[in-house]
Molecule: c-di-AMP riboswitch aptamer (ydaO/yuaA leader)
Organism: Desulfosudis oleivorans
RNA sequence: AACAUAUUGCAGUCGAAAUCCGGUUUGUGAAUAAACCGGAUGCGGGGGACCCAAGUUUUUGGGGCGUAUUCUUUUCAUGGAUAGGGCACUUCCAAGCCCGAGCCCGUCAGCUAACCUCGUAGACAAGUGGGAGUGCAUUG
Repeated sequence: AACAUAUUGCAGUCGAAAUCCGGUUUGUGAAUAAACCGGAUGCGGGGGACCCAAGUUUUUGGGGCGUAUUCUUUUCAUGGAUAGGGCACUUCCAAGCCCGAGCCCGUCAGCUAACCUCGUAGACAAGUGGGAGUGCAUUG
């Protein structure tokens, strides 16, 4: 040094929302770094043929992103449920908790190869138990 084994510790969450390169600005003695712009890769979304589907829709508009849909109650202030979704490295079992919103297109879009096009934000700090397993580090 490598390999195997054992102990101990660590591994942030939702979301597509990350990585790399270059430039400008800020800043510094010089840097690290931050913001903005552009590009690439990756990830996510939309439009878009044949065939298939639909024989439909046409203000009762229609459609998209998203888990966020549906039913019901109310003195119409608001409540109760529910399809569905999330809970800390991954997964299985049990238990418990939480969400069940919001926004967009603009009269228009089924699926859809080629092709075209858009986004790459934001909000949080929780910690249940047991089994199996992955990676990193420490020690033997």